[in-house]
RNA sequence: CCAGACGGCUGGGCGGUCGCGGCAGGGUUCGCCCUUGUCGAGGAAAGUCCGGGCUCCACGGUGAAAAGGCGGCGGAUAACUUCCGCCCGGGGCGACCCGAGGGAUAGCGCCACAGAAAGCAAACCUCCGGCCUUGCGAGGCCGGUAAGGGUGAAAGGGUGGGGUAAGAGCCCACCGCGUGCCUGGCAACAGGGACGGCAUGGCAAGCCCCGCCUGGAGCAAGACCAAAUAGGGACAUCGCGCGGGGUUCGCCUCGCGGGGCUCACCGCCUCAGAUGUCCGGGUAGGUCGCGAGAACCGUUCAGCAAUGGACGGUCCAGAGGAAUGAUCGUCGCCGUUCUUAGGAGCGGAACAAAACCCGGCUUACAGGCCGUCUGGCAUA
RNA sequence: GCCGGAUUAGCACAGCGGUAGUGCAGCGGUUUUGUAAACCGAAGGUCGGGGGUUCGAUCCCCUCAUCCGGCACCA
Numbered sequence: 001c002c003a004g005a006c007g008g009c010u011g012g013g014c015g016g017u018c019g020c021g022g023c024a025g026g027g028u029u030c031g032c033c034c035u036u037g038u039c040g041a042g043g044a045a046a047g048u049c050c051g052g053g054c055u056c057c058a059c060g061g062u063g064a065a066a067a068g069g070c071g072g073c074g075g076a077u078a079a080c081u082u083c084c085g086c087c088c089g090g091g092g093c094g095a096c097c098c099g100a101g102g103g104a105u106a107g108c109g110c111c112a113c114a115g116a117a118a119g120c121a122a123a124c125c126u127c128c129g130g131c132c133u134u135g136c137g138a139g140g141c142c143g144g145u146a147a148g149g150g151u152g153a154a155a156g157g158g159u160g161g162g163g164u165a166a167g168a169g170c171c172c173a174c175c176g177c178g179u180g181c182c183u184g185g186c187a188a189c190a191g192g193g194a195c196g197g198c199a200u201g202g203c204a205a206g207c208c209c210c211g212c213c214u215g216g217a218g219c220a221a222g223a224c225c226a227a228a229u230a231g232g233g234a235c236a237u238c239g240c241g242c243g244g245g246g247u248u249c250g251c252c253u254c255g256c257g258g259g260g261c262u263c264a265c266c267g268c269c270u271c272a273g274a275u276g277u278c279c280g281g282g283u284a285g286g287u288c289g290c291g292a293g294a295a296c297c298g299u300u301c302a303g304c305a306a307u308g309g310a311c312g313g314u315c316c317a318g319a320g321g322a323a324u325g326a327u328c329g330u331c332g333c334c335g336u337u338c339u340u341a342g343g344a345g346c347g348g349a350a351c352a353a354a355a356c357c358c359g360g361c362u363u364a365c366a367g368g369c370c371g372u373c374u375g376g377c378a379u380a
Numbered sequence: 381g382c383c384g385g386a387u388u389a390g391c392a393c394a395g396c397g398g399u400a401g402u403g404c405a406g407c408g409g410u411u412u413u414g415u416a417a418a419c420c421g422a423a424g425g426u427c428g429g430g431g432g433u434u435c436g437a438u439c440c441c442c443u444c445a446u447c448c449g450g451c452a453c454c455a
Base pairs, nucleotide, nucleotide: 001376002375003374004373005372006371007370008369009368010367012331013330014329015328016327017326018325020040021039022038023037024036025035026034027033042351046362047361049360050359051358052357053356054218055217056216057215067214068213069212070211071210072086073085074084075083076082087101088099089098090097091096102209103208107207108206109203110202111201124149125148127144128143129142130141131140132139133138157175158174159173160172161171162170176198177196178195179194181192182191183190184189222288223287224286225285232279233278234277235276236275237274238273241256242255243254244253245252246251257271258270259269260268261267293315295314296313297312298311299310300309301308302307333348334347335346336345337344338343381451382450383449384448385447386446387445390404391403392402393401398435407421408420409419410418428444429443430442431441432440
């Protein structure tokens, strides 16, 4: 210098003018007003895919079932399917990347087409032996074999040698596989040597088995205050009914409420209305939930790391269908045109925006900056 | 804000992991003087996009996009 791998940060700066929302102070003609100060989106606020906090409901405790999810080992965490470190497998010359990575010897199921045969194997063309026919090219029958060819994603270990009529784990060496042992490691696992002659194909993101996890719903959760109207309850008065008294004959006043259960007492049930007061429930509406927290910044300690601890500092949107905007100047960035250089003109600048709050994942994103590392070329 | 569902030909829908189908529409032909109906035939598909599992994916899993639906309280 070229080509790459991985990780982190940033997401225009400053100033002016006009606005918007929250909070606090002041003013006020008291109003949906004026004014001052202060604060006012993100790395993803997004998708709502996981995990929690919080709230209500359910629940005597424990276990199981159902349903769903997860799956190498160790650690981190409030928790996780997330993160970190390691192991194994695969890819890359390499830095590095990818993996839902338990069980196929518990059982069931599936493996299309092709192919002779697809799951207790099978023999199409070959190969070999015997017998028969023959026109001597070959053909037929019986048997052996699975090395070669062919089909397929996959054909009951692979390579090499011996052996044989031809062959074959039939025998041997190495590799693979299985069983048990030793060594190292917390473990996954790795290494070593022994035995077995291969018996055991693949699919579990098919059913399933094993182990682990999960009670359900979600801030439109929920709590408090509480209007008008309607409706519920209690009490009082009036009215209705009966009786007594008074009366100016309109009514006034006193007492008993009435009906049913055959009558009386007790008890129970029930009964048309008006007005007033009170009580309780919910609706509209209002308040809370609602931001000082698994918070942020800096230093330091432990740890390979994720992360955790200690110390110091900071307060940082929260309202309701919802404010966080517009414009100008200048500087910086990118593109383009003109210009001898300097410079000047024009244009552009992403994805997207809180709605109870956190931790993750996933997805979108113009441009810029930093760090670590790999391969190649050249030079010293 | 929260919770569910769907996406297959122009339209409406089927589809047991193994060559993607049915009806209507459209096209060509037969029939008719002509049209319709009827009959015959052919064409038309990124199974919404991407990735994964598998020998093989419309189907199983993940992710994204688009569309549709439901959800306060109710005394």